Model confidence (mean pLDDT): 81 of 100. Large-subunit ribosomal RNA, domain II from Candidatus Rehaiarchaeum fermentans, 678 nucleotides, folded computationally. The organism belongs to Candidatus Rehaiarchaeum, within Archaea. It was read from a public genome assembly. Its Rfam family is "Archaeal large subunit ribosomal RNA".
Context: one part of a larger RNA
RNA sequence: GCCGGGGAGUUUGGGUGCAUGGCGAGGCUAACCUUCCAUGGGAAGCCGCAGCGAAAGCGAGUCUGAAAGGGCGUUAAGUCAUGUGCCCAAGACCCGAUGCCGAGUGAUCUAUACCCAAGCAAGACGAAGCCGGGCUUUAUGCCUGGUGGAGGUCUGACCGGGUGAGGUGUCUCCUCUCCGUUGACUUGGGUAUAGGGGCGAAAAACCAAUCGUACUCGGUAGUAGCUGGUUCUCCUCGAAAUGUCCCACAGGACAGCCACUACGAUGGUUCUCAUACGGUAAAGUCACUGAUAGGAUGUGCAUGCACCGAAAGGUGCAGCCUUCCUGUCAAACUCAGAAUGUAUGAGAUACUAUAUCGUAGUGGUUGGGUGUCUGGCGUAAAGUUGGACACCGAGAAGAGAACAAUCUAGACAUGAGUUAAGGCCCCUAAAUGUGCACUAAGUACACGCAAAAAGUGUGAUUAUCAGAGACAACUGGGAGGUAGGCUCAGAAGUGGCCAUCCUCUAAGGAGUGUGUUACAACUCACCAGUCUAGAUAAUCACACUUGAAGACGGACGGGGUUAAGUGCACUGCCGAAACUCAUGACCUAACGAAAAGUUAGGUGGUAGAGGAGCGUGCAUGUGGGCUAGAAGGUAAUGCGUGAGCAUUACUGGACCCGCAUGCAUUGAGAAUCCCGGU
Numbered sequence: 001g002c003c004g005g006g007g008a009g010u011u012u013g014g015g016u017g018c019a020u021g022g023c024g025a026g027g028c029u030a031a032c033c034u035u036c037c038a039u040g041g042g043a044a045g046c047c048g049c050a051g052c053g054a055a056a057g058c059g060a061g062u063c064u065g066a067a068a069g070g071g072c073g074u075u076a077a078g079u080c081a082u083g084u085g086c087c088c089a090a091g092a093c094c095c096g097a098u099g100c101c102g103a104g105u106g107a108u109c110u111a112u113a114c115c116c117a118a119g120c121a122a123g124a125c126g127a128a129g130c131c132g133g134g135c136u137u138u139a140u141g142c143c144u145g146g147u148g149g150a151g152g153u154c155u156g157a158c159c160g161g162g163u164g165a166g167g168u169g170u171c172u173c174c175u176c177u178c179c180g181u182u183g184a185c186u187u188g189g190g191u192a193u194a195g196g197g198g199c200g201a202a203a204a205a206c207c208a209a210u211c212g213u214a215c216u217c218g219g220u221a222g223u224a225g226c227u228g229g230u231u232c233u234c235c236u237c238g239a240a241a242u243g244u245c246c247c248a249c250a251g252g253a254c255a256g257c258c259a260c261u262a263c264g265a266u267g268g269u270u271c272u273c274a275u276a277c278g279g280u281a282a283a284g285u286c287a288c289u290g291a292u293a294g295g296a297u298g299u300g301c302a303u304g305c306a307c308c309g310a311a312a313g314g315u316g317c318a319g320c321c322u323u324c325c326u327g328u329c330a331a332a333c334u335c336a337g338a339a340u341g342u343a344u345g346a347g348a349u350a351c352u353a354u355a356u357c358g359u360a361g362u363g364g365u366u367g368g369g370u371g372u373c374u375g376g377c378g379u380a381a382a383g384u385u386g387g388a389c390a391c392c393g394a395g396a397a398g399a400g401a402a403c404a405a406u407c408u409a410g411a412c413a414u415g416a417g418u419u420a421a422g423g424c425c426c427c428u429a430a431a432u433g434u435g436c437a438c439u440a441a442g443u444a445c446a447c448g449c450a451a452a453a454a455g456u457g458u459g460a461u462u463a464u465c466a467g468a469g470a471c472a473a474c475u476g477g478g479a480g481g482u483a484g485g486c487u488c489a490g491a492a493g494u495g496g497c498c499a500u501c502c503u504c505u506a507a508g509g510a511g512u513g514u515g516u517u518a519c520a521a522c523u524c525a526c527c528a529g530u531c532u533a534g535a536u537a538a539u540c541a542c543a544c545u546u547g548a549a550g551a552c553g554g555a556c557g558g559g560g561u562u563a564a565g566u567g568c569a570c571u572g573c574c575g576a577a578a579c580u581c582a583u584g585a586c587c588u589a590a591c592g593a594a595a596a597g598u599u600a601g602g603u604g605g606u607a608g609a610g611g612a613g614c615g616u617g618c619a620u621g622u623g624g625g626c627u628a629g630a631a632g633g634u635a636a637u638g639c640g641u642g643a644g645c646a647u648u649a650c651u652g653g654a655c656c657c658g659c660a661u662g663c664a665u666u667g668a669g670a671a672u673c674c675c676g677g678u
C1' cells in the first nucleotide's frame, strides 16, 4: 500500500415549540402500598380557571395621585402522555494538545562531594639545599666545578579528550589531523545529595537517548473560539461573505439574506400620466469665490533701479494695485442645468396570489473574488479602499489553442430538427465562396496594437505652370552706367553700414553660392534655342521598412499560407444541454371521491432547510418457505429514477422470509483513524 473487521449527534433531567391522542373549566398524579406480572390504590402536590400592589389588602378591577390623568389588567382552553425540532446542565458528535495539581519511582547515564583502591613507556631542562676549588681581612660575599632532583615545567606512547577535515555509516560513529599526559590528572568499587528539589570552575549545563522544572500512575473522557473526520437513496426550495455591539478582528450576540410550518393582513412588480424632491454629467466664468496668458488704463502705491537738483523734491522705467478689452480654468466655484433616480397620487384588457407583508419556532452565513462604469490613496501592482450592475462563489454545455468569473447560454430523461457566439485549406464539422481594393514586409493570420526619428508605396484634396510648348536635360547668353555711396591698408555683385536707380534688351540682382590680400575665375537667378506631354508644390489618409536586444531549441494552437493576410460589401453552410417538435418521468396548483384523469406552470445547485423512501439487528402479532435442499457463496438474467429487489444455474448442508407495529450499539472510502491478515 491493499484486503477484512471495528469506527463518530447518544442518554438522563429541565425548558420551549410542533404533530398525534385522552379528558376538558378542568387535566395529571409523585413517592409509596398491593401484586409472579398485569392491574388496582395513593390528590400530598403541579399547571390552568383573575388581576393589581413592595405589602397589609382590595378585586373585573387594582396601584399611584389632592384631583385630573397614567401604569398593568378585564375579550381568546387548558392539561397529561407519546413522538419529534431546538435550547440549558451534564464528557454531550468522535479523535487530538502544549499544560496544571497530587502520590510515588529514579544518581547502573550524568553533576558534585566523601571513603577504599589503581594507573601514568621513554627522554629533556636542571630550582632550592649540600660539598669542593679560587678571590678576599675571619665572618659576610663573589666566581667556578660537582652533588641534588623542584615544577598546575618541556618532548612524547598507554590513557583521557574532541581542534580542523574526509566519509554520510549514524538518536554523535570511523579515519586522518590535533590537545593534555605528576595533575584543578585519569580510572575501578562503595557511599551521599531528588523534582520548585538536587548538583553546577555557570552552558539555565546535568539529574537513565527525557530538563527554563525528570519519569510513572492518578485527578482525566482536563480544556481547546484550533486542525482532521462524521457511514444509504431520491424529490422540493435554496443562501451569505453585509450592518451594530463585544479585551473584538480564526469567535460570538442581534439585525439582514435563505429554508420549513401555522395563523393573520391585502398587497407586490412593471409601465404611463401628474405633483413634488435634487445640484451630478455636460456647460458657464461682468452670476459669486479662487486661479490664470497677453494688452490697455491711472492726479493710484508701503517698494527697487536710473537720472536731475544744494536740499525739499521731481522725472522715467520696473513691480504692485484699480478699472477695462481679448483669452484659459476649478473635488472642496455655480447665473443656470439634464438623463438616470426617489417619494406620493391616479390609471392599465400588463404580470403576480405557488405573490408581498407581519407574528412564532429552527439551520447556514459574518476570510469573498472578477469584469464593466464611476470615485479616494498610490510612480505602479494579479495593489488597496468605496458606489452601481452583472457573473464566479454554488453554474454544467458551446466558443476563446489550453484558461473560476470574456462571448453564447441557465443542463428532468431520450430522440429529431433549427440556430447563437464563433467559424468554413489540413489537423477539424462547414466556402480552396463571390465582388472591389491594399500589403511584398511571412507584415500578417482575435486582443495583448511598442516611441521619437528617418524612409518606401498607394489614394485623395487644393493651388500653380503647360501645344502661344510647361517640368527635367543639353547648347548659347547672363550686358552697360559702375569698382553704386560710406567704411577701410584693401572692400571691385559676394567683411560691414546705407541706398537698391537708370540704360540696352529676348534676358541678365547695384547680385544665389564657391573663390581672391583685393581683382580674376566658376556658378545661380533671369532669357533664348533643341526636345516633347504633362509637370510642380503643399496638405490629408492608408499600408509597409529601419528604429526593434535575453537568457535549453521554438512557436500565428500546429501544419502551413502571397492568401488560407488586411479593409469594405454579399451569398451559402457548419455549429450548444439554447429554441422547436415527439415520447416519457417527477413536483406544485386548480377541478375531482381519488395515489385515476384533465389543464396550467415548473424540475442547475455549495452551506443549509423540508419531504418521501431503501436496507440492517431484535421484539410482538400474523401469514408462509425448507433435506424433492434454508441461510451464506459464485455467476447470469430481469425489474425499479435510486437506495435496492427478484428469478435461474452451480455451490452449500440447516435454518429462513413476507406483511403490520414497535425498539435500536442501524448503513464507511477517507479521521498521519484502531486491530488483524497479506
Base pairs, nucleotide, nucleotide: 001678002677003676004675005674006673011090012089013088014087015086016085017084018083019082020081021080022079023078026047027046028045032041033040051058052057061072062071063070064069093229094228096226100219101218102217103216104215105214111193112192113191114190115189116188117187118186119185120183122155123154124153125151129147130146131145132144133143134142135141159180160179161178164176165175166174167173195211197207198206232613233612234611235610236609237608242255243254244253245252246251256365257364258363259362260361261360262359263358264357265356266355267352268351269350270348271347272346273345274344275343276342277341283334284333289330290329291328292327293326294325295324296323298321300320301319303318304317305316306315307314308313368392369391370390371389372388373387374386375385376384377383397408398407399406412584413583414582415581416580417579418578422574423573424572425559426558427557431571433570434569435568436567437566438565444561445560453546454545455544456543457542458541459540460539461538462537463536464535465534473530474529475528476527477526479503480502481501484498485497486496487495509524513522514521585603586602587601588600589599590598591597614667616664617663618662619661620660621659622658623657624656625655632651633650634649635648636647637646638645639644